[in-house]
Context: one part of a larger RNA
RNA sequence: UGACGGGGGCUCACACAAGCGGUGGAGGAUGUGGCUUAAUUCGAGGAUACGCGAAGAACCUUACCUAGACUUAACAUGCUUGGGAAUUUCUGUGAAAGCAGAAAGUGCCUUUCGGGGAGCCCUUGCGUAGGUGCUGCAUGGCUGUCGUCAGCUCGUGUCGUGAGAUGUCGGGUUAAGUCCCUUAACGAGCGAAACCCUUGUCCUUAGUUGCCAGCGAGUAAUGUCGGGGACUCUAAGGAGACUGCCGGUGUUAAACCGGGGGAAGGUGGGGAUGACGUCAAGUCCUCAUGGCCUUUAUGUCUAGGGCUGCACACGUCCUACAAUGCACUAUACAAAGCGACGCAAAAUCGUGAGAUCGAGCAAACCGCAUAAAGUAGUGCCUAGUUCGGAUUGCAGGCUGAAAUUCGCCUGCAUGAAGCCGGAAUCGCUAGUAAUCGCGGGUCAGCAUACCGCGGUGAAUGUGUUCCUGAGCCUUGUACA
Numbered sequence: 001u002g003a004c005g006g007g008g009g010c011u012c013a014c015a016c017a018a019g020c021g022g023u024g025g026a027g028g029a030u031g032u033g034g035c036u037u038a039a040u041u042c043g044a045g046g047a048u049a050c051g052c053g054a055a056g057a058a059c060c061u062u063a064c065c066u067a068g069a070c071u072u073a074a075c076a077u078g079c080u081u082g083g084g085a086a087u088u089u090c091u092g093u094g095a096a097a098g099c100a101g102a103a104a105g106u107g108c109c110u111u112u113c114g115g116g117g118a119g120c121c122c123u124u125g126c127g128u129a130g131g132u133g134c135u136g137c138a139u140g141g142c143u144g145u146c147g148u149c150a151g152c153u154c155g156u157g158u159c160g161u162g163a164g165a166u167g168u169c170g171g172g173u174u175a176a177g178u179c180c181c182u183u184a185a186c187g188a189g190c191g192a193a194a195c196c197c198u199u200g201u202c203c204u205u206a207g208u209u210g211c212c213a214g215c216g217a218g219u220a221a222u223g224u225c226g227g228g229g230a231c232u233c234u235a236a237g238g239a240g241a242c243u244g245c246c247g248g249u250g251u252u253a254a255a256c257c258g259g260g261g262g263a264a265g266g267u268g269g270g271g272a273u274g275a276c277g278u279c280a281a282g283u284c285c286u287c288a289u290g291g292c293c294u295u296u297a298u299g300u301c302u303a304g305g306g307c308u309g310c311a312c313a314c315g316u317c318c319u320a321c322a323a324u325g326c327a328c329u330a331u332a333c334a335a336a337g338c339g340a341c342g343c344a345a346a347a348u349c350g351u352g353a354g355a356u357c358g359a360g361c362a363a364a365c366c367g368c369a370u371a372a373a374g375u376a377g378u379g380c381c382u383a384g385u386u387c388g389g390a391u392u393g394c395a396g397g398c399u400g401a402a403a404u405u406c407g408c409c410u411g412c413a414u415g416a417a418g419c420c421g422g423a424a425u426c427g428c429u430a431g432u433a434a435u436c437g438c439g440g441g442u443c444a445g446c447a448u449a450c451c452g453c454g455g456u457g458a459a460u461g462u463g464u465u466c467c468u469g470a471g472c473c474u475u476g477u478a479c480a
Base pairs, nucleotide, nucleotide: 001480002479003477004476005475007474008473009472010471011470012469013468015464016463019428020427021426022425023424026319027318028317029316030315031314032313033312034310035309042053043052064305065304066303067302068301069300070299073128077127078126079125082122083121084120087104088103089102090101091100092099093098108117109116110115130294131293133292134291135290139288140287141283142282143281144279146277151190152189153188154187155186156185157166158165159164170181171180172179196271197270198269199268201239202238203237204236205235206234207233211228212227215226216225217224242265245259246258247257248256249255321421325380326379327378328377329376330375331374337368338367339366342361343360347356348355349354387418392413393412394411395410396409397408398407434456435455436454437453438452439451440450
C1' cells in the first nucleotide's frame, strides 16, 4: 500500500420489511446430468452453465457412427509431361458418390499449310492445398460479471531515508470524486452528467395513398364523388424545464422542503452509452493467429443411421386443477410489423385443416387481418364435473424427391394425472406487477422459445434492527 475480520461509523440497492403473483406437487414442452449406444458430434458448469452457442437437427445443416469411394485432392495459386477446342449426349455397374467406356462437336490468333500460340478441359509429377484436429494456461478480436457501482489515475509542487503519502482527507450536499466551503496543495485526464434516439405538450411548413368540420352531389350503405386544410394523422423544422419565479431552512454557499405557473418539475419516462481493472472467467467450433499434430488421412465425396435413444435426477417454461369460471350466440375498441421464389381478397367446395379459381398490391392505396380479454344474453350448479386436457385408435389436410426412425395441422372417438402443491426459493415500486391477444426474425415445412407491439390494469413501502451485495472513512492483523 492492499486484502481480510462472526471490528466500528456513515450511506445505498426489490437487499430485507410491507404487498401482489409465481417456482418447488400434476401432465406436457425444452435444456442439462446420468444411463444406454456403432454413434447418441462439440462447447457452456455457483452467482456469471442448464428455452445457453442453436434467429428454428426429416435430407441438407453435421462437425458423430456404419458402409462404399477419391488421393495435387471439394477449394487457391505457380511450374511441368502427354493429349484434347469448349461443350453436349449416351451406355454398363452401383444405394449414390465413384469407376469403366462410347458418340457428337470441331471455334479464336497466326502460318512457309507441316505446324505454332492464347484461353478452357482431361492427364503425369512437383511446390502445396485441406483439417469444426490439440492447446482460450501462447494470443488478437468479441463477450459475460462486479456495475451504470462511483470510482480509477496523471503533471507540477510539498512531506517522507524509502516503499509511499498528499491531491482523492474534513464539514455540508448529491443519483454521482455532483457541487459548495475549508485546506500543502494547484491543476488536469478517463469515468458521472451533458451531447444522441424515442415518448409526453404546443407552434410553423406540407396535404397524398391519410383526414372530413362546413358547402354541394350521389347511394340500400360506405370520404363514395366535387371540393376543403379546419380537425385527426403523417414527417421535417422549431418552442418548451433552467431550481428560471415566490416563501422557508441553510454558512450570505452548495443544496433541501413547500408553493405558483405549466402538457411535463427538480435526472419528466424509456433506450443506446459500461472508467482503471477483477475472475490465467468464456470462446482456437464465427473469424484471425503462434506452436504442436495429421497428409492414400485427423482431408474430401456419397448413402443410410445418429444428434429425437430412457429405470432416473435438476433447471427454465406452457397448460391446468375451475363459477372473478367454462361453453354457446350476438356485439365493441388497438398498436407495431410483414408481403413478389411474396401477401392473397371476393366467390365456390369442404364439419374442418384446407382446396379450386384468382381481383388487387413493390403497398399511409391492396392483402396478411376476425384482435383477445371486454360487453349483452342463455346454459352448467360444486361434481374429477359441460373443469382439465395428457394418452391412444381411426379417417383426412399441408409442406417437401422423401414425413418409418423424426414434422405441423384438422375431424370423430378416447378422456390420464391434477381439487392450489413439504423443506425451500424467484420476480416486481406504475402504465410497473398481473392478465389478454397481435406481429416479426429464423423458416420449404415446423415456436409453449426469442425479439417486439398494443388492450385491461392493481396492491404495498416512504422504514433500515436483521439477511445479501456494494461504496467511503476508520481500527486490528502472526496474511501478500